[in-house]
RNA sequence: AUUUUGAUAGCUUAACCUAAAAGCGUCGACCUUGUAAGUCGAAGAUCGGAGGUUUGAACCCUCCUCAAAAUA
Numbered sequence: 001a002u003u004u005u006g007a008u009a010g011c012u013u014a015a016c017c018u019a020a021a022a023g024c025g026u027c028g029a030c031c032u033u034g035u036a037a038g039u040c041g042a043a044g045a046u047c048g049g050a051g052g053u054u055u056g057a058a059c060c061c062u063c064c065u066c067a068a069a070a071u072a
Base pairs, nucleotide, nucleotide: 001071002070003069004068005067006066007065010024011023012022013021026042027041028040029039030038048064049063050062051061052060
């Protein structure tokens, strides 16, 4: 330098274009003499950034940023 893959909640990952789900974690309640474990509930994401296509984009297209791999 070129090509490919990836970037989503604090962390690890999902999600046929019709507008985002789970586990762990956090917080609250119950339980316990108390803690942990367990049960129930809640908060937490404008999906790396900017444009475009579309009635509608996390998803499709273009550019940029960052990370990894391959080739030279």